[in-house]
Context: one part of a larger RNA
RNA sequence: UUGGGCGUAAAGGGUGCGUAGGCGGCGAUGUUAGUCUCCCGUAAAAUCUUCCGGCUCAACCGGGAGUCCGCGGGAGAAACGGCAUUGCUCGAGAUUGGAAGGGGUCUCUGGAUCUCUAGGUGUAGCGGUGAAAUGCGUUGAUAUCUAGGGGAACACCAAAAGCGAAGGCAGGAGACUGGUCCAUUUCUGACGCUGAAGCACGAAAGCGUGGGUAGCGAAUGGGAUUAGAUACCCCAGUAGUCCACGCCCUAAACGAUGAUCUCUCGCUUUGAGGAGUAUCGACCCUCUUCGAGGCCAAGCAAACGCGUUAAGAGAUCCGCCUGGGUAGUACGGCCGCAAGGUUGAAACUC
Numbered sequence: 001u002u003g004g005g006c007g008u009a010a011a012g013g014g015u016g017c018g019u020a021g022g023c024g025g026c027g028a029u030g031u032u033a034g035u036c037u038c039c040c041g042u043a044a045a046a047u048c049u050u051c052c053g054g055c056u057c058a059a060c061c062g063g064g065a066g067u068c069c070g071c072g073g074g075a076g077a078a079a080c081g082g083c084a085u086u087g088c089u090c091g092a093g094a095u096u097g098g099a100a101g102g103g104g105u106c107u108c109u110g111g112a113u114c115u116c117u118a119g120g121u122g123u124a125g126c127g128g129u130g131a132a133a134u135g136c137g138u139u140g141a142u143a144u145c146u147a148g149g150g151g152a153a154c155a156c157c158a159a160a161a162g163c164g165a166a167g168g169c170a171g172g173a174g175a176c177u178g179g180u181c182c183a184u185u186u187c188u189g190a191c192g193c194u195g196a197a198g199c200a201c202g203a204a205a206g207c208g209u210g211g212g213u214a215g216c217g218a219a220u221g222g223g224a225u226u227a228g229a230u231a232c233c234c235c236a237g238u239a240g241u242c243c244a245c246g247c248c249c250u251a252a253a254c255g256a257u258g259a260u261c262u263c264u265c266g267c268u269u270u271g272a273g274g275a276g277u278a279u280c281g282a283c284c285c286u287c288u289u290c291g292a293g294g295c296c297a298a299g300c301a302a303a304c305g306c307g308u309u310a311a312g313a314g315a316u317c318c319g320c321c322u323g324g325g326u327a328g329u330a331c332g333g334c335c336g337c338a339a340g341g342u343u344g345a346a347a348c349u350c
Stems, first nucleotide, its partner, number of pairs: 004321003007304002012318001014201004021194003025088008034080001035077008048066007091191001092188003096183004103177007110154001114150008125136002162169002206247006215241002220236004258317006266295011299306002323350003332343004
């Protein structure tokens, strides 16, 4: 390997781009180390299978025949595959005209909350809890009004909705910019799919340097609770949370479901388009393409459930699994400022 699997039992890489490799549309011609047919040689004997025979049978022994997998040489075939040449347009890409969008980066800007400062009014409480206390307050708090400062986040709209490869993305405006969809003509002419390496991106926390700090808030201090309370509750509060630049590279990075292509009943909701019918124009209605949901036929599944957004029927390529613990540990390598990450065992044990 023959011959299994990966939604939840072990198992889909966090995501993309992409090198090698693997795989690859419809024709024509030529060729042929793959492929197929035939011939020759080789493939020791024993063994193996089978037929016959010999020991009273059998094991055992003797004789004949034989398969599979091969290898070398020769002749031939050209459907498939390879190679070369040539053509095509339905795959792929480009053009033109439209459409939607919290896709990204930067700058500017708005209102509400909160908090601080100053001032006015005003007086004894406020705050907090299951109940309290710590705490704040007669140097005038809480409440309320006015003015000013500051930082962070953007109510309603808002949706089972939208966009993005994923992480993720939401006040408003502008600049720059990526992708997608629809329609239609034109163009290139297989330029495709996947993708070990490699490269890039990658929530939160964390790290470095500089800034910023309203609220919240690991650590920490105090008050309670309790047998204790290194907690849950309360009062404070540092790092952090925010910004710029540079690192880290992990996650229940989840749809726990890799990517691409083809096929397989339907109903219904919704986002972005188009066409038709209708209409003064629209709505409605019908059809259609792409996306996002709900429910089901067939089929699948251990069940749960999945079901044209498949976990159905097929094809190509990649990643991964092989009893539990030890252990995502040790050792070594690589990466990192560190924290650590990545790769990743064994003894022993059940």